[in-house]
RNA sequence: UAAUCAUAAAGAGGAUUGGAGGGACAUGGCCCUAAGAAGAUCCGCCAACCACCCUUUGGGUUCGGUGGCAACGCCAUGAACUAUGAGGA
Numbered sequence: 001u002a003a004u005c006a007u008a009a010a011g012a013g014g015a016u017u018g019g020a021g022g023g024a025c026a027u028g029g030c031c032c033u034a035a036g037a038a039g040a041u042c043c044g045c046c047a048a049c050c051a052c053c054c055u056u057u058g059g060g061u062u063c064g065g066u067g068g069c070a071a072c073g074c075c076a077u078g079a080a081c082u083a084u085g086a087g088g089a
Stems, first nucleotide, its partner, number of pairs: 001089001004086005013043005021032003025078005044069003049065002051061004073081001
C1' cells in the first nucleotide's frame, strides 16, 4: 500500500505548552472553540481486538502489543467512504 475478516448508538480528562481553528472528504445542517481550537508533552482514565487465565457456544484478568477519552463515524445524502484491530500477502 491493496485486499480479507471483525467492530463502530456503551464507556472514559486533567495539567503544561500552543494561539485559531475543530467535528475524515463533498454539499447542506447542527455543534464545539479566546471562559483558549488543532497540534505537542506529562499524568490519569475507558474499552477488551490481540495477549493471558479458567470449569471454554461461555466467563475472567489488565502485566504486555494496539486503540480510544463532546455530541451515534455529530446528523442527512453521496462515494471503490472513513477509522481501529487481527491474521496473512
A computed fold for an 89-nucleotide RNA from Acidimicrobiales bacterium AG-410-I20, annotated as SAM riboswitch aptamer (S box leader).
The sequence was found by an Rfam model in a public genome assembly.
NCBI's taxonomy places the organism under Bacteria, Bacillati, Actinomycetota, Acidimicrobiia, Acidimicrobiales.
Model confidence (mean pLDDT): 87 of 100.